[in-house]
Molecule: transfer RNA
Organism: Agromyces sp. NPDC055520
C1' cells in the first nucleotide's frame, strides 16, 4: 500500500429498511432479612464520526476514525 471482517447500554451480544432499539451480566432504588448474600419488583444507561439514498436509516451507499485478520513491499 491492497483486500476482508467488526464497531449497538459499563461489559458480552441480538436486531440487516418501518412500533417507543432489546437480552444477559453489572449499577441504582424498593420489598424481603437482625444484617449481608440470594430472591422478587422497578429504574437509569445507546446505534464510532460526517455526508448521501429514501416518505422513512442502527440497518443500504461513500469517506474518515478505531479494532482484528490476510497479502504485498521492506534490495
Nucleotide at each position: 500500500g491492497c483486500c476482508c471482517c467488526c464497531g449497538u447500554a459499563a461489559c458480552u451480544c441480538a436486531g440487516g429498511g418501518g412500533a417507543u432499539a432489546g437480552a444477559g451480566u453489572g449499577c441504582c432504588g424498593a420489598c424481603c432479612u437482625c444484617c449481608u448474600a440470594a430472591g422478587u419488583c422497578g429504574g437509569a444507561a445507546g446505534c464510532g464520526c460526517a455526508g448521501g439514498u429514501u416518505c422513512g436509516a442502527a440497518u443500504c451507499c461513500u469517506g474518515c476514525c478505531g479494532g482484528g485478520g490476510g497479502c504485498a513491499c521492506c534490495a